Order: sequence, then structure tokens, then C1' cells
RNA sequence: GGGCCAGUAGCUCAGCCUGGUAGAGCACUCGACUUUUAAUCGAGUGGUCGCGAGUUCGAAUCUCGUCUGGCUCA
Repeated sequence: GGGCCAGUAGCUCAGCCUGGUAGAGCACUCGACUUUUAAUCGAGUGGUCGCGAGUUCGAAUCUCGUCUGGCUCA
């Protein structure tokens, strides 16, 4: 230098192919239960979808560029 994969909530990830309300588990907060704690149950908070631009009525999703990490070829 070339190719491929990954980047989404505090953490681990799904969703992307086929554009149409951004989700799950854990964690956290509150409540129920309990003498208390833990466990269990219920509710809730939390995300410029790595960054920038383009296409589109509409982009996490398609296109281009770019950054970081990993694998690989030379």
C1' cells in the first nucleotide's frame, strides 16, 4: 500500500441484506414483597446509530469520503 470484518444505551449485542416510531439482556433509579439485606415481580431513566457529505418525501439501513480496532495479502 491492497482486500475483508467490526463501530448502535454505562456494558454485551440485535436490527442493516429488503429505507418508514431505535430495541433486548445486564446495570442504574423508583415501587411491591421481606424484620433487614439478597432474591423475585412491576414501572421508569438512558443513544447526534464512530465522524462528514450525497441520494430520497423519509437513512442506523443505500452511495462516497474519513477515523479507530481486528484479520489477511504483498
Record summary:
Predicted 3D model of a 74-nucleotide RNA (transfer RNA) from a Candidatus Woesearchaeota archaeon. The source organism's lineage runs through Archaea, Nanobdellati and Candidatus Woesearchaeota.